[in-house]
Context: one part of a larger RNA
Molecule: large-subunit ribosomal RNA, domain VI
Organism: Bacteroidales bacterium
RNA sequence: CGAUGGAUGUUUGAGAGGAGCUGCCUUUAGUACGAGAGGACCGAGGUGGACGAACCUCUGGCUUACCGGUUAUCCUGCCAAGGGUAAGUGCCGGGUAACUAAGUUCGGAAGUGAUAACCGCUGAAAGCAUCUAAGCGGGAAGCACGCCUCAAGAUAAGACAUCCCCGGGAACAUGAUUCCCCUGAAGGCUCCGGAGACAAUAUCCGGUCGAUAGGCUGCAGGUGCAGGCGCCGCGAGGCGCAGAGCCGAGCAGUACUAAUAAGCCGUGAGG
Numbered sequence: 001c002g003a004u005g006g007a008u009g010u011u012u013g014a015g016a017g018g019a020g021c022u023g024c025c026u027u028u029a030g031u032a033c034g035a036g037a038g039g040a041c042c043g044a045g046g047u048g049g050a051c052g053a054a055c056c057u058c059u060g061g062c063u064u065a066c067c068g069g070u071u072a073u074c075c076u077g078c079c080a081a082g083g084g085u086a087a088g089u090g091c092c093g094g095g096u097a098a099c100u101a102a103g104u105u106c107g108g109a110a111g112u113g114a115u116a117a118c119c120g121c122u123g124a125a126a127g128c129a130u131c132u133a134a135g136c137g138g139g140a141a142g143c144a145c146g147c148c149u150c151a152a153g154a155u156a157a158g159a160c161a162u163c164c165c166c167g168g169g170a171a172c173a174u175g176a177u178u179c180c181c182c183u184g185a186a187g188g189c190u191c192c193g194g195a196g197a198c199a200a201u202a203u204c205c206g207g208u209c210g211a212u213a214g215g216c217u218g219c220a221g222g223u224g225c226a227g228g229c230g231c232c233g234c235g236a237g238g239c240g241c242a243g244a245g246c247c248g249a250g251c252a253g254u255a256c257u258a259a260u261a262a263g264c265c266g267u268g269a270g271g
Stems, first nucleotide, its partner, number of pairs: 001153001005164007015150004021049007033038001051107005059101003066094005071086006111145003118138004165270001167181005172175001182268001187265004191207005212258003215254005221247003228241005
């Protein structure tokens, strides 16, 4: 921009893409078959490999914005307690959310239709024979569906539901014409707080009729028992108050802070 008024939401599916793999074991059954040796079809069940998707409950990884330990040195006058630096975490032990695989769950299918090679029925030409000439069956991991994803720019531009708009005048070149006044809907955008989204954009959620982000409170979770005081010990240190103190992203609650205010587009019943 189109889709013949505008708009919001929900869809149909022309078409396109993805997927499509396979071993072993048990059973049927030591059956059919076979002198024996051996040893099935068909069917049923189980368990794997590789591949793929989703997810983070579990097992782990990572977790420089969390907690703790610790060496050297400097600083806060000193003690104590803290802070800085040590190749862009000094080193070390752990580690939430998020992300993630080695972790977890699931997938290939079943089923239907038309067929290939091939196997047939009926059957003439050609009194026989013949699956074929007329006609009718069966038959593949393959084909068309079925499963998953995208999808009406599918210009053949689809469908459904709902919502919105019912003024006036002038000009001449009489047209799907131009201009002026009034009006400005539904809905959308700007703007703002953001994340399940993210390079910019877009998408999505929220904007006081509000839990959108921050803060605060509670909880979960992490670390692992703070400072201070008391007691014990010559001391390093230990014990008690005390599962203490601190605590990123998690889950809730709460308007304390900030989403204020405002502007713009879109018209007037539709070739």